[in-house]
Molecule: transfer RNA
Organism: Actinomycetota bacterium
RNA sequence: GCGGGCGUGGUGGAAUGGUAGACACGCUGGCCUUAGGAGCCAGUGGGCGAGAGCCCGUGCGCGUUCGAAUCGCGCCGCCCGCA
Repeated sequence: GCGGGCGUGGUGGAAUGGUAGACACGCUGGCCUUAGGAGCCAGUGGGCGAGAGCCCGUGCGCGUUCGAAUCGCGCCGCCCGCA
């Protein structure tokens, strides 16, 4: 340089056009315990707000579409192959 694959919460990883983050781990609070572990219950993307709620968010940017994590183009990064 050429070709292919991948990029989603703190981590792994689902969702292949229609409520973004299922499920698991981790973490936080509670129950239990003398204390811990295990177990059980609840919560857990970010910002604003007293709250109700509002806005933003799938590497970055632009497009297609009523609607994009998903489709197209460009860029960045990682992996594999070829030279």